[in-house]
RNA sequence: GGGAGUAUAGGCUAACCUGGCAGACUGGCGGGCUCCAGACCCGCUGACGGGGGUUCAAAUCCCUCUACUCCCA
Numbered sequence: 001g002g003g004a005g006u007a008u009a010g011g012c013u014a015a016c017c018u019g020g021c022a023g024a025c026u027g028g029c030g031g032g033c034u035c036c037a038g039a040c041c042c043g044c045u046g047a048c049g050g051g052g053g054u055u056c057a058a059a060u061c062c063c064u065c066u067a068c069u070c071c072c073a
Stems, first nucleotide, its partner, number of pairs: 001072007010026002013023001020056001027045006049065005
């Protein structure tokens, strides 16, 4: 220099291809149970890397930037 991939709750991970209310697990908080704690049960909690475009509507499609990973030179 050229090419490819990845980026979603504190952590881990779906949904993307095929646009239509962002979900699970874990964690945190509250409650139940217990003499207390753990386990278990119930409830609550918090996220689409930045910017722009297309669209009635974008995590999803397009462009660009950033970070990381890989391949070629």